A computed fold for a 71-nucleotide RNA from Saccharimonadales bacterium (SeqCode), annotated as transfer RNA. It matches the Rfam family "tRNA". From the family's description: Transfer RNA (tRNA) molecules are approximately 80 nucleotides in length. The family's RNA type in Rfam is transfer RNA.
[in-house]
RNA sequence: GCGGGGGUAGUUCAACGGUAGAAUAUCUCCCUUCCAAGGAGAUGGCGCGGGUCCAACUCCCGUCCCCCGCU
Repeated sequence: GCGGGGGUAGUUCAACGGUAGAAUAUCUCCCUUCCAAGGAGAUGGCGCGGGUCCAACUCCCGUCCCCCGCU
């Protein structure tokens, strides 16, 4: 330099172009003599900049970072 894959919650991962979810973590409450476990609830996120579209995490272009391969 070229090609491919990836970037979403604190963490690990989902998400036919049509309200962004799960697990876990954190916080509150219940339960318990207390803790743990268990139950209920809350908080919190689409790498960045443009484009297409009535509507973009999703499609297109550029760019940054990580991984793999080629040279």